Context: one part of a larger RNA
Molecule: small-subunit ribosomal RNA, 5' domain
Organism: metagenome
């Protein structure tokens, strides 16, 4: 000198764009943050109509219950898809976690795209519901009824899978191809219909993932030896898949001064800051990857999890309780307490972008789009402009003559950024639909009106005098100032620097 997720002191007018718990991965009141589909299904309710029955009425008609029908209505349940995304945090991790380059003849991939074939015929249940019962509650049990794109057999078998076998090829396990045998699928819905949406099997693709390897990036030797599933093999198991991943047996191996093992520290990267570069330091915001979800362990479901707002167990903690037993997890968005030098609104909206579900209308979305707060940062603008000397008054200094503040002020003229008032008023959206927002912006009017401070002035380093103080009070980044004339302390006048900021502290180059 530059930089910062900064903080502190004094000061503070406006706008735009960003940024905002670095500490306790401490504990959390309250609300919201993941639902959706009635075009899979039965049921209940609502609404409408109708006729049969009942009641009132002579009749027209009215009312009620049951039945049947319709329905663009509502939804607790069964079922499907989603909930593994999106959002948060950095605890752990020195690790194939990350970066980069390769490999899988050792793999998976819902939804999506292209292609092929099929979708036949049956069955038994069970929620909901009704009734009964237990419990303070959370909830639970029994009996009876019912549906499906829920569940289970049967039939068929192009391809594919497995076994045997032939051919051919390769890079060892093997790849490709032909034959035989075995096992193995399905679901319907909407529409008057054409048809559309689905379902099953399968080839290929796309996307996403799993696994393996080379290389690369911290400190410490005041850590020198480490290792029993340890290193390898065989058989078996397990997985989508290779593998000591797991297991039985066999062998005795494997790693290491090119630093094993141990200890400390740490999420990694694109990048950021600095620097002429080489390098050094850092990894906030944004983006990619990883890990975690009160601490620890486990599996279930599923294309995908060992699953933040799922389940089970243990632990710690909090809450409810009728003491028998239950409920909970903000490192989601706001917000509270605590900790701390220190870090925001319990706001608006799904209008846009994106996501989930749905045939669609649409619903949901604290992702997101916006607004709010904070000079926390960067950038822009303003606090006026021109004229104005008897160089006013005041103040400071003075050699008492004067000098300085100083065109500064007053005063005169002008302007309208900003501000106030009135009027108009967007783009962002595409048929409609705008939270922001009567915002930005434009026009008219008013009026200098509301808007300057902070640090420094001994040298480094730009800027000097007076008074007070008297090694006191104090200053200080270094050198050093202060003990009676202090340009170094305090105040004043003056001056210098920067300016809505200026200084200080901390940290990095």
């Nucleotide at each position: 000198g530059g930089g910062u997720u900064a903080a502190c002191g004094c000061u503070g007018g406006c706008g735009g764009c960003g940024u905002g718990c670095c500490u306790a991965a401490c504990a959390c009141a309250u609300g919201c943050a993941a639902g959706u589909c009635g075009a899979a299904c039965g049921a209940g309710g609502g609404c409408a109509a109708u006729u049969u029955c009942c009641c009132c009425g002579u009749a027209a008609g009215g009312g009620g219950g049951a039945g049947c029908u319709g329905u663009u209505c509502c939804u607790a349940g069964u079922g499907g898809c989603g909930a593994a995304c999106g959002g948060g945090u950095g605890a752990g991790u020195a690790u194939c976690a990350c970066g980069u380059g390769g490999g899988c003849a050792a793999c998976c991939u819902g939804c999506c795209c292209c292609g092929a074939a099929g979708u036949g015929g049956g069955g038994g249940a069970u929620a909901a519901c009704a009734c009964c019962g237990g419990g303070a509650a959370a909830c639970c049990g029994g009996u009876g009824c019912u549906a499906a794109u829920a569940c289970c057999g049967c039939a068929u078998u192009c391809u594919g899978u497995c076994a045997c076998u032939g051919g051919u090829c390769g890079c060892a396990u093997g790849g490709c191809u032909g034959g035989u045998g075995a096992a193995g699928a399905a679901a319907g819905g909407a529409g008057c219909a054409a048809u559309c949406c689905g379902c099953u099997u399968u080839g290929g693709g796309a996307u996403g993932g799993g696994c393996c390897c080379g290389c690369g990036g911290c400190c410490u030797a005041u850590c020198a030896g480490c290792u029993a599933g340890u290193u390898g093999g065989u058989g078996g198991g397990g997985u989508a898949a290779c593998g000591g991943c797991c297991u039985a047996c066999c062998a005795a191996g494997g790693c290491u001064u090119a630093g094993a093992c141990g200890g400390g520290u740490a999420g990694c990267u694109g990048g950021u800051c600095u620097g002429a570069g080489a390098g050094g330091a850092c990894g906030a915001c944004c983006a990619g990857c990883c890990a975690c979800a009160g601490g620890g362990g486990g599996a279930c479901u599923g294309c995908g999890a060992c699953a933040c707002g799922g389940c089970c167990c243990c632990c710690a903690c909090u809450c409810c309780u009728a003491c028998g037993g239950g409920a909970g997890g903000c490192a989601g968005c706001a917000g509270u307490g605590a900790g701390g030098a220190a870090u925001c609104u319990u706001c608006c909206g799904c209008a846009a972008u994106g996501g989930g579900c749905g045939a669609a209308a649409g619903c949901c979305u604290g992702a997101c789009g916006g607004a709010g707060c904070a000079a926390c940062g960067c950038c822009g603008c303003g606090u006026g402009u021109g004229g104005g000397a008897u160089g006013a008054a005041g103040u400071u200094c003075u050699u008492c003559g004067g000098a300085a503040u100083g065109u500064a002020a007053a005063c005169c003229a002008c302007u309208g950024u900003c501000g106030g008032a009135g009027g108009g008023g967007a783009a962002g959206a595409c048929c409609a639909a705008g939270a922001c927002g009567g915002u930005a912006c434009c026009c008219u009017c008013c009026a200098a009106g509301a808007a300057a401070g902070c640090c420094c002035c001994g040298g480094c380093u730009a800027a000097c005098u007076a008074c007070g103080u008297g090694c006191c009070a104090g200053c200080a980044g270094c050198c050093g100032c202060g003990g009676u004339a202090a340009u170094a302390c305090g105040u004043a006048g003056g001056g210098g620097g920067c300016g809505a900021g200026c200084g200080u502290u901390a940290c990095c180059c």